[in-house]
């Protein structure tokens, strides 16, 4: 000098919901988180609480399907980003 975590953004793909789940917020608790130690940031899970939404069209002909939307929507994910100190690795 360099690499590597959790994870973040996101082209694209496949779904879910639109009969409101999910997402987001707050509080409490727990877990994992460069190979090691301490710690930071962020993440996840559980419980509780409050808040809270965008539908329209077509086919079928009676309960389903399709299209366009919408949701701080789920999963995968090209690409990009991604540890402070000391030790370790190359």
């Nucleotide at each position: 000098a360099g690499a590597g975590u959790a994870g973040c953004c996101a082209a694209g793909g496949c779904g879910c919901g639109u009969u409101a789940a999910g997402u987001g917020u707050u509080g409490c608790g727990a877990a994992a988180c460069g190979g090691g130690a301490c710690g930071u940031u962020g993440u996840u899970c559980g419980c509780a609480a409050a808040c809270g939404a965008a539908a329209g069209g077509g086919a079928u002909c009676u309960u389903u399907c399709c299209c366009u939307g919408c949701g701080g929507u789920g999963c995968c994910g090209c690409g990009g980003c991604g540890c402070g100190u000391c030790c370790g690795c190359u």
A computed fold for a 90-nucleotide RNA from a mouse gut metagenome, annotated as THF (Tetrahydrofolate) riboswitch aptamer.
RNAcentral holds the sequence, with entries from MGnify.
Of the family's consensus pairs, 93% are formed in the model.
Rfam family: THF (Tetrahydrofolate) riboswitch aptamer. From the family's description: Tetrahydrofolate (THF) riboswitch was first reported for Ames et al. as an RNA motif in 5' untranslated (5'-UTR)regions of folate transport and biosynthesis genes in Firmicutes genomes.
Model confidence (mean pLDDT): 83 of 100.